Transfer RNA from a Candidatus Nanoarchaeia archaeon, 72 nucleotides, folded computationally. NCBI's taxonomy places the organism under Archaea, Nanobdellati, Nanobdellota, Candidatus Nanoarchaeia. The prediction has a mean pLDDT of 82. It matches the Rfam family "tRNA". Rfam describes the family as follows. Transfer RNA (tRNA) molecules are approximately 80 nucleotides in length. Rfam classes the family as a transfer RNA.
């Protein structure tokens, strides 16, 4: 330099145009307990950034940025 993949809460991760953006771990609050642990309930997301298409975008398109794999 060229090509591919990826970027979603603190971490992991689902979601191939239409709802309140699943779930797990962690965290905080509450319950339970003599205190804890376990267990139960609840809480939490500008979907990397900018622009475009669309009635509607996490999802499609363009351009950036970052990570990663391959080639030279």
């Nucleotide at each position: 330099g060229c090509g591919g993949g990826c970027g979603u809460g603190g971490c992991c991760a689902a979601g191939c145009g239409g709802c309140u953006a699943a779930g797990g771990c962690a965290a905080g609050a509450g319950g339970c307990u003599g205190c804890a642990a376990c267990c139960c309930u609840c809480u939490g997301a500008u979907c990397c950034c900018c622009g475009g298409u669309u009635c509607a975008a996490g999802u499609c398109c363009g351009g950036g940025c970052g990570c990663u794999c391959g080639c030279u």